About this RNA: A computed fold for a 346-nucleotide part of an RNA from an uncultured bacterium, annotated as small-subunit ribosomal RNA, central domain. The prediction has a mean pLDDT of 90.
Context: one part of a larger RNA
RNA sequence: CUGGGCGUAAAGGGAGCGUAGGCGGACCGCCAAGCGUUCUGUGCAAUCCCGGGGCCCAACCCCGGACCCGCAGAGCGAACUGGCGGCCUUGAGUGGUCCAGAGGCCGGCGGAAUCCCUGGUGUAGCGGUGGAAUGCGUAGAUAUCAGGAAGAACACCGAUGGCGAAGGCAGCCGGCUGGGGACCAACUGACGCUGAGGCUCGAAGGCGCGGGCAGCAAACAGGAUUAGAUACCCUGGUAGUCCGCGCGGUAAACGAUGCAUACUAGGCGUCCCGGGGCGACCCGGGGUGCCGGAGCUAACGCGUUAAGUAUGCCGCCUGGGGAGUACGUACGCAAGUAUGAAACUC
Numbered sequence: 001c002u003g004g005g006c007g008u009a010a011a012g013g014g015a016g017c018g019u020a021g022g023c024g025g026a027c028c029g030c031c032a033a034g035c036g037u038u039c040u041g042u043g044c045a046a047u048c049c050c051g052g053g054g055c056c057c058a059a060c061c062c063c064g065g066a067c068c069c070g071c072a073g074a075g076c077g078a079a080c081u082g083g084c085g086g087c088c089u090u091g092a093g094u095g096g097u098c099c100a101g102a103g104g105c106c107g108g109c110g111g112a113a114u115c116c117c118u119g120g121u122g123u124a125g126c127g128g129u130g131g132a133a134u135g136c137g138u139a140g141a142u143a144u145c146a147g148g149a150a151g152a153a154c155a156c157c158g159a160u161g162g163c164g165a166a167g168g169c170a171g172c173c174g175g176c177u178g179g180g181g182a183c184c185a186a187c188u189g190a191c192g193c194u195g196a197g198g199c200u201c202g203a204a205g206g207c208g209c210g211g212g213c214a215g216c217a218a219a220c221a222g223g224a225u226u227a228g229a230u231a232c233c234c235u236g237g238u239a240g241u242c243c244g245c246g247c248g249g250u251a252a253a254c255g256a257u258g259c260a261u262a263c264u265a266g267g268c269g270u271c272c273c274g275g276g277g278c279g280a281c282c283c284g285g286g287g288u289g290c291c292g293g294a295g296c297u298a299a300c301g302c303g304u305u306a307a308g309u310a311u312g313c314c315g316c317c318u319g320g321g322g323a324g325u326a327c328g329u330a331c332g333c334a335a336g337u338a339u340g341a342a343a344c345u346c
Stems, first nucleotide, its partner, number of pairs: 003318004007300002012314001014201004021194003025088001027086005033081002035077008049065006091191001092188003095184005103177007110154001114150001116148006125136002162169002206247006215241002220236004258313006266291011295302002319346003328339004
């Protein structure tokens, strides 16, 4: 390069916004770049191929044809792609009415629990384990009552539930704010899809400066266990976990399944909305689950939330190890991250 692929075999970028680019709804008209057809010129000779001929044959040589799959120009055609103009509303968006939600940011408030402090009651133990010990306690602990302080997290509701692009989001109230759904069909009139680069967001842990520190707890110390025990268990305990600002940019960032659109049997549950019905219930739309048909699949399984049938665009794979390493480059305070080989070997 041509292919074949990417749920689990190698392979979907962690997620979004969006630049270039690629691709793009219905109808009418014009153009003729792509496209089709005809013609003209050119496409050296030799070679190759076909036919014929000359050396006794062949190699070789000669003649003719074909070929040179291409390029340029001219005429014609107008279905499709494209360009230009016009028009349309179903794609997309706006508006109006209504709705659900732990979506985000900021502020305030609340109770339970834990630890600490003060005081009361009270006395000899408490704690911990498989059993113990370290530890705490007569300087009065544990238990219990009253009061005070602090930080962090929000039992029940709670769900097989909801929201968000992903990461993720949960006490209550208020403020600001993003997205989504239903109905109406008033408005715009293809304004769309995807998206290399780029930009933004991005759990936990980590880093910088400042604050905070109740509980928990890497490291660390001690007690046990053990042949040993740099562990599992126990008693302690510092970073950290929390807040503000900044950095970092990873993950089994998972549905291990990119995004969008259309089409292709059903059944059952659940969340939200609309309509019919007094109601049981029925119909329609949008989510979220289970089962299952055709079809797909190596099987497992997927199955209108596709891994089915198709189209558009992006990302990625191409045997295992070496190796996500080395080197170079970029970014970073660092840790490191991104990009990413080869020798050699099986």